Context: one part of a larger RNA
RNA sequence: CGUAGGAAGUCUGCGGAGGUCUGUCCUUAGUACGAGAGGACCGGGACGGACGAACCUCUGGCGAACCGGUUGCGGCGCCAGCCGCACGGCCGGGUACCCACGUUCGGUCAGGAUAAGCGCUGAAAGCAUCUAAGCGCGAAGCCGUCUCCAAGAUGAGACUUCCAAACAGGGGCGUCGGAGACUACGACGUCGAUAGGCGGGAGGCGCAAAGGCGGCGACGCCAAAGCCGACCCGUACUAAUCCCCCG
Numbered sequence: 001c002g003u004a005g006g007a008a009g010u011c012u013g014c015g016g017a018g019g020u021c022u023g024u025c026c027u028u029a030g031u032a033c034g035a036g037a038g039g040a041c042c043g044g045g046a047c048g049g050a051c052g053a054a055c056c057u058c059u060g061g062c063g064a065a066c067c068g069g070u071u072g073c074g075g076c077g078c079c080a081g082c083c084g085c086a087c088g089g090c091c092g093g094g095u096a097c098c099c100a101c102g103u104u105c106g107g108u109c110a111g112g113a114u115a116a117g118c119g120c121u122g123a124a125a126g127c128a129u130c131u132a133a134g135c136g137c138g139a140a141g142c143c144g145u146c147u148c149c150a151a152g153a154u155g156a157g158a159c160u161u162c163c164a165a166a167c168a169g170g171g172g173c174g175u176c177g178g179a180g181a182c183u184a185c186g187a188c189g190u191c192g193a194u195a196g197g198c199g200g201g202a203g204g205c206g207c208a209a210a211g212g213c214g215g216c217g218a219c220g221c222c223a224a225a226g227c228c229g230a231c232c233c234g235u236a237c238u239a240a241u242c243c244c245c246c247g
Stems, first nucleotide, its partner, number of pairs: 001152001005163007015149004021049007033038001051106005059100003066093005071086006111143002117137004169246004173189005194239003197235005203228003211222004
C1' cells in the first nucleotide's frame, strides 16, 4: 500500500515445512519344520542406541556487582579492622539466568490408493487363462493420520463485538520484561505492584566486628553468627508527572 467505511479479537486452512530411524533380550516354543545339526513365521512383552523437542526437580557446568580463606606490595598515623593493585592476585564454595554430561517426552496405532507378487470370476479361443469387461489382497515406499507456519490464498475467506463524528481504536512519552541487534512483541503507567527501595521468606557462604569469659599461646566459647546479585511473597517510600499526535 492492497484486501472498497474504520477498528479490536477469535477462527477456517488453499498451500508449505518438519517428523517418519533402529537393535538386543524374554515369551509363544526347543513348538512348526528337519534324519540330525539346527531352528522359525504369526502374536505378546521388556530394555536400549542414535536423532529431535521442551525444561531445570535431580546430577553436573558456568556464574568477574554473592560469601569465605590466603600471599606480596602500598594506603587509611600505629594495633585491630578495612581498602587498592598483582590474570577475577591466588584458592575453596555458590542462588538466579543460560546450559548438558541431567530430566521428561516423541517416532506409534487405525485408514485410503497402489508396486512387484498372490488370487476370484471370465471370454476372445465350447478347453485353458489373475484381464480383455469386472472384483479382491498386497510394501519401511505414495496420500493421509501427528507437529508447526499459513488469507499478499490479489481466488486477499469466515465469525463475534465496537465506532457513527470527534469517537472506536492506535501511536508518541515513561517504568520494565523468562521479548529483543535496532525495530518488533509482551506487561504496566496512581482506578497502579512495571522497575528500584524496604519488609519477610527461600537460597549461598560458613560462624562478622566490638566486647566478655577460658587458655602462657595458637585458639576456643558467648554465636545456625554475620554478610549476601539476579529467586518467591508482600508493601506506594521513589520513579511511571503533566501531556501531545494520528484516526
The part of an RNA shown here (large-subunit ribosomal RNA, domain VI) has 247 nucleotides and comes from a Bacteroidales bacterium. The full RNA is in RNAcentral, with records from ENA. Taxonomically the source falls in Bacteroidales (Bacteria, Pseudomonadati, Bacteroidota, Bacteroidia).